[in-house]
RNA sequence: GACUCAUAACGAGUGGUUGAGGGACUGGCCCUGUGACACCACGGCAACCGGUUGAACUUUGGUUUCAAUGUCAGGUGCCAAUUCCAGCUCGGGCAUCAUUAGCCCGGGAAAAAUGAGAA
Numbered sequence: 001g002a003c004u005c006a007u008a009a010c011g012a013g014u015g016g017u018u019g020a021g022g023g024a025c026u027g028g029c030c031c032u033g034u035g036a037c038a039c040c041a042c043g044g045c046a047a048c049c050g051g052u053u054g055a056a057c058u059u060u061g062g063u064u065u066c067a068a069u070g071u072c073a074g075g076u077g078c079c080a081a082u083u084c085c086a087g088c089u090c091g092g093g094c095a096u097c098a099u100u101a102g103c104c105c106g107g108g109a110a111a112a113a114u115g116a117g118a119a
Base pairs, nucleotide, nucleotide: 003117004116005115006114007113013042014041015040016039017038021031022030023029025087026086027085028084043079044078045077047076048075049074050072051069052068053067054066055065056064083111088108089107090106091105092104093103094102
């Protein structure tokens, strides 16, 4: 890097160094010299894994499943904005003589992110 599965309107920032970009991509919109991004220190959050406890199951080996638990913060992760919004598709509404354009609302998909898994 490609594949499989799961998750997302919750939550959580200060200081230092540096100095112009950043929010994946495209469009929009936004953040940013009142200091972006990145790195470092400290702090915080709690999604997945792991731990612990209980129950069920059991071939009695413990494994599997379910539930609880962060007064378990160990691993990965995260700490502007819903994954910032949209992109493809389906449906509804407004408007219109009508509609393919426009505006609004909702469902699904895709993509991307993170975790776990597998080759």

Predicted 3D model of a 119-nucleotide RNA (SAM riboswitch aptamer (S box leader)) from an uncultured Verrucomicrobiota bacterium.